[in-house]
C1' cells in the first nucleotide's frame, strides 16, 4: 500500500411510522423517529422493480392561425359510438443508488 473488516477509537448515515410541503403517480424535500448500514457517499451506464400515458370516428366546449362574415385548419378537454389495429408482453416519459452489477470518491486499522 492492497485485500480484508474488531463487541477497537473518533465520528457519520437513518428503514418503518408521524407532521408539513411538492408531484396525477411511483416518489421527493424538510422536521421528528431508529430498523439497520463500512461506503446506507455521489452517479440511472447495464439488469431489475415501480409509476403515468396510449387506437379510430362523430358531437359539444374552448384556444390559436387564416378571414369582412360565414367557414376552414391545427391543438386541448368532455361525452358517445366502433374496433382489436396497440390492449400492455410493446412503445414513450419518469421514479428508485437502503435490489444487484458497474466505474468513481472516502474515515479508521486489530487479526
Nucleotide at each position: 500500500u492492497c485485500c480484508c473488516g474488531a463487541u477497537a477509537a473518533a465520528g457519520g448515515c437513518a428503514a418503518a411510522c408521524c407532521c408539513u410541503a411538492a408531484g396525477u403517480g411511483a416518489u421527493u424535500a424538510g422536521g421528528g423517529g431508529a430498523c439497520g448500514c463500512a461506503a446506507a457517499g455521489g452517479a440511472a451506464a447495464g439488469g431489475g422493480u415501480c409509476u403515468u400515458u396510449u387506437g379510430u370516428a362523430g358531437a359539444g366546449a374552448u384556444g390559436c392561425a387564416u378571414u369582412g362574415c360565414a367557414a376552414u385548419g391545427c391543438g386541448u378537454c368532455u361525452c358517445u359510438a366502433c374496433u382489436u389495429c396497440u390492449c400492455a408482453u410493446g412503445a414513450a416519459a419518469g421514479a428508485c443508488a437502503g435490489c444487484c452489477u458497474u466505474a468513481c470518491u472516502g474515515c479508521c486499522g486489530a487479526a